Predicted 3D model of a 264-nucleotide part of an RNA (large-subunit ribosomal RNA, domain VI) from a metagenome. Its Rfam family is "Bacterial large subunit ribosomal RNA". Model confidence (mean pLDDT): 89 of 100.
Context: one part of a larger RNA
RNA sequence: CGUAAGAGAUUUGAAGGGGGCUGUCCUUAGUACGAGAGGACCGGGAUGGACGCACCUCUGGUGCACCUGUUGUCGUGCCAACGGCAUAGCAGGGUAGCUACGUGCGGACGAGAUAAACGCUGAAAGCAUCUAAGCGUGAAACUUUCCCUAAGAUAAGAUCUCUCAUCCUUUAUGGAGUAAGGCACGAUGUAGACUAUAUCGUAGACAGGCCGGAGGUGGAAGUGCAGUAAUGUAUGGAGCUGACCGGUACUAAUAAGCCGAGGG
Repeated sequence: CGUAAGAGAUUUGAAGGGGGCUGUCCUUAGUACGAGAGGACCGGGAUGGACGCACCUCUGGUGCACCUGUUGUCGUGCCAACGGCAUAGCAGGGUAGCUACGUGCGGACGAGAUAAACGCUGAAAGCAUCUAAGCGUGAAACUUUCCCUAAGAUAAGAUCUCUCAUCCUUUAUGGAGUAAGGCACGAUGUAGACUAUAUCGUAGACAGGCCGGAGGUGGAAGUGCAGUAAUGUAUGGAGCUGACCGGUACUAAUAAGCCGAGGG
């Protein structure tokens, strides 16, 4: 820009893309078959490998603004308690998130038309013949079935809902202010390089703060007691705590702005 008014939702599916793998075991059945040795088709069930998709409950990994221990040194006047630097100083754990080594699921079943092949009926050619007319069976291949994209599918589809018939002029395929709605701006994340996308904007829990909780760490400081002391112990599952789950308008989303139909 188009989809012959302007919008907001929900869709149909032309056409594309993805997927399509396979083992072992049990049963049928030690049956059919076979002198025996051996040993099935068909059918039913179970469990795997590799691959793919999704997810984080579990098991782990990571987790640079979480907790703890600890070395050296410098600083806060000193003790104590802390802070800085040393690869995050080193070391032990670890929430959310992200993840696989973890968990769940998938390939299917079915339908149609077929290939090779196997047939029925059947002449040419009194017989025979699956073929010439006609009618069947038949494969991971084909068309579908399953998943994803999808109406710029210009053949531009469909459904529902909303907005309504203002003004100006040079009367036009004109201009202006508006409606529904949108943009922009702001607070953000389930989104993200930017953009896009999703939520919220005081009629508000969107983010931060604060409060409570979960989870993590693992027993704070101070004080008392024991010990010459290092240290231990009680107060006390203590103190601290990023992202998690709730609550709460304290802070910030204020106010203002722009675009947007009049219908061949």